[in-house]
Predicted 3D model of RNase P RNA and transfer RNA as a complex of 470 nucleotides.
Formats: sequence, structure tokens, C1' cells
RNA sequence: GAAGUGCUCCGCAUGGUCGCUGGCCCGCCUGAGGCGGGCGAGAGGAAAGUCCGAGCUCCACAGGGCAGGGUGCUCCGUAACGCGGAGUCCCGGUGACGGGCAGGAAAGUGCCACAGAGAACAGACCGCCUCGGCCUUUUGGGCCUGGGGCAAGGGUGAAACGGUGAGGUAAGAGCUCACCAGGCCCCCGGGCGAUCGGGGGUGCUCGGCAAACCCCACCCGGAGCAAGACCAAAUAGGAGGGGCUCCCCCACGGGGGAAAAGGGUGGCCCGCCCGAUCCCCUCGGGUAAGGUCGCUAGAGGCCUCGGGUAACCGGGGCCCUAGAGGAAUGACCAUGGCCCUUGCCGGGGUGACCUGGCUUGGGAACAGAACUCGGCUUACAGGGGCACUUCGGCC
RNA sequence: UGGGGUGUCGUCAAGUGGUAAGACACGGGCCUUUGGAGCCCGCAUCCGGAGGUUCGAAUCCUCCCACCCCAGCCA
Repeated sequence: GAAGUGCUCCGCAUGGUCGCUGGCCCGCCUGAGGCGGGCGAGAGGAAAGUCCGAGCUCCACAGGGCAGGGUGCUCCGUAACGCGGAGUCCCGGUGACGGGCAGGAAAGUGCCACAGAGAACAGACCGCCUCGGCCUUUUGGGCCUGGGGCAAGGGUGAAACGGUGAGGUAAGAGCUCACCAGGCCCCCGGGCGAUCGGGGGUGCUCGGCAAACCCCACCCGGAGCAAGACCAAAUAGGAGGGGCUCCCCCACGGGGGAAAAGGGUGGCCCGCCCGAUCCCCUCGGGUAAGGUCGCUAGAGGCCUCGGGUAACCGGGGCCCUAGAGGAAUGACCAUGGCCCUUGCCGGGGUGACCUGGCUUGGGAACAGAACUCGGCUUACAGGGGCACUUCGGCC
Repeated sequence: UGGGGUGUCGUCAAGUGGUAAGACACGGGCCUUUGGAGCCCGCAUCCGGAGGUUCGAAUCCUCCCACCCCAGCCA
């Protein structure tokens, strides 16, 4: 200098004018309230998708079983997770590094189209060998839809039942042997572990698919702030259907108990709770998303010290930073900065190129809180920082 | 805002691991004097998009995109 890899930060600033949404204060008007003025606050790294995990609220205090769903190498972190960190193994890259839903296929069931002889206890299409018969150009060859042996070679396929060599054989074959690859069993060593390294035995050679059913291990009750609580207004305080049982006491007004239907937002069963002027279903009506709370200080940020490889944890200090509710956070102007571009003047370098000042014209993304957090994923103009790799040149 | 669902030719749709049926429409041809009807042939190769699992994906998994449906209070 070129090409790249990983991590991280920012994502316009300042001022003015006019507005918008909350909060606090002051003055005037008559009390609900209205008008005027002042001060201070007012979107994001993803507020998004709603894909996971929680807090919170209600249903039983969240209980048992079946069904169903989820997760899936190991250890650690965390309130929790399907998230994160560090590792193991496999794959890709020269490398920095990146990717992996990565348990079990010698538990069981199932599937493997087309092609091919045969697709999983395999299989004779071509082929090789041999026997029988016949022919012949005679020690070789040919023929028979003849009998038998063979998994070496060809061919098909995504995949064909270990590989190479030697022995062996009629031809062959782990049939036997040597080496290699894999499996199973045993032992030793390192590591918390996944797993790694080494040794021995055994010819055992066993296809793939579990993002197919399934098996194994672990986890999961449901619904969601339109959750939920209180107050207020209005009407046809409506109509139809279903349920409305049993026992005891009584001063006959009623009281107590049990339980069926039904309900308690999930698929079923059990259990638990509620259970009569009350419950459920359907239709109709009113209101207009009425008001207050939930509602924002939180597993919160920033700085620093200590522990840990790290994620993260602990101590100390400082800070308060939207809470609207059909939903505010905007518009314009000025100055400056950033990027691209036009031209001029320079500086450095042999050079490719790097860089400073002035100037012309243009550009500035993705997107916007709606109960709140922790993650993931997706979108994004432009710019900055740190660490590292490979190649080339020079010292 | 929350919850649920659906995307296959121009339209309606079948197919749920083995290479995309059918109907209407459209285009061409036959028939007819002409039109309609009828008959024959053609028409998906990007199954909403991207990535993955698999020998193989419309189908299974993940992430996006578009569209549709439901709801409060009196109670």
C1' cells in the first nucleotide's frame, strides 16, 4: 500500500418565531369553571415484527392424572428463556474468522419416487467359471430362452451391504492374512463435563431419513392493561328458551345444611369454589370508546473499585429522563458541521495515491412510545473508533 | 392495542414429501353464410418472498411480506 475479518459507538448541533401534550406557580373574573402570564419537561436503536421469556392482574392457594405443546452437545450466567458467555465435535475459508434444531437409526414402526436385475435378512441384466449335449476352421471357439456356482468387473442411481495388496479358488468372496477406516467390549491417563490422547481384544463391517411417527431427558395451568378495581350517566332496567332439587329447625316472616343443572375464558376426567329473584344461552336496547386508579423509580441508567477468560456478579458515588388516551412530541428561518459533486489554488510522495483552503449544485436513511422489563429477529442514508489476518514493497 | 386465520394460473380451487388435478376465463383450430353453442389443442416451472432440513419441498423448520376476521361498558 492492497484485499479482508471481528467488535463497538454515533445516527445532526445551536439559536429564534409560531404552535401541540402533560406538570408546577402567579394574577383576574362569581362558587363547578373560564381567561391571561411565567417556569420546566416531552420518542428509538430499533419505539417495529409480536417470535420467545418474565413481572403485574383475574380465575383456587395454581392441585393430581391423561392428552397436547416446547426444548435437545457440555459447563456456566440469569428472575427466567428457545437468550447470552466459554468450550467440545463437524463443515467452510490460506488466514483473521464464520456456520451448525449437534440426543437416540445395533428399541419398534414407516418411507427411500424415477432409473435399475436388485433399495435393506439385497440382487444374476451384461459378465466370469463349471457340468451336460451339439457343431467346428482342433487343445481354442460358437450354440442351447439347458443344470449349477460366483458379488470380483461393467452398467443404473442421491444411495448398491468396508478399502488396498497378497494368498487362496474352477471362477470368486473377510474365505484367510498384512496394513488402513469404522463399530463393539475392556483398561490407563487429562478434563467438572461434552470429549480428547494411548493400549489391548474381537473379522463385528451394521445404508440414509427422527425440521417422519416414535423413544429418552428436562420444562409448561389458562387468559391477557379492551387484564383488573371503584364511581357516574342513559334505556324498553326488555323479550324468548333452559335450570329452579333434597333434608333439618321454626315464633310461619324465615334460618341452616347437602347437592343436580350451570358457571369459574383451556381439550378431557378428578378435585376445589360459587350456586335462586339467582345462573346460563340467544335476540333486542342504551352509551360512544364517560371519569378516576392501574400508569410509570425500574431485575433503571452513568461513573468508579473489586472478583471472573467472558457472559455476569458484588461494593461505593451521582442522576430522575414522556405518561397521552382516536392518541401530543411539529412547522418555518438563520448559523455551523457531515456526505456526494463542479472548478481554482496549494502541500507530501519516484509513482499508484494521500491531504489542506476557497467555491458551484445537490443530499441526509429506517422509522415513531400506548402496562412495564430481559432477549431474539427484521429495516436502516451516512460517519467514527479499536483489535486482528493474508499478500506485496522498503528498512 | 390484543387475539385468531388465509395466501396455489386472470378468478374459484384440488394436491400435505416423489416433480402441480379440474372448472370458468383467455389464445388457436374444426364446424357454421356469420355469431353463439359444441368438439379438439394450448396456457403455472418464481405454489406470497428469502434461507435451511432432505437424494428430492407447494407440502417440514425458521424469518419476513400482504390481506381478512373478532373484541369495550351498562352486564

Model confidence (mean pLDDT): 77 of 100. Rfam match: Bacterial RNase P class A. The family's RNA type in Rfam is ribozyme. From the family's description: Ribonuclease P (RNase P) is a ubiquitous endoribonuclease, found in archaea, bacteria and eukarya as well as chloroplasts and mitochondria.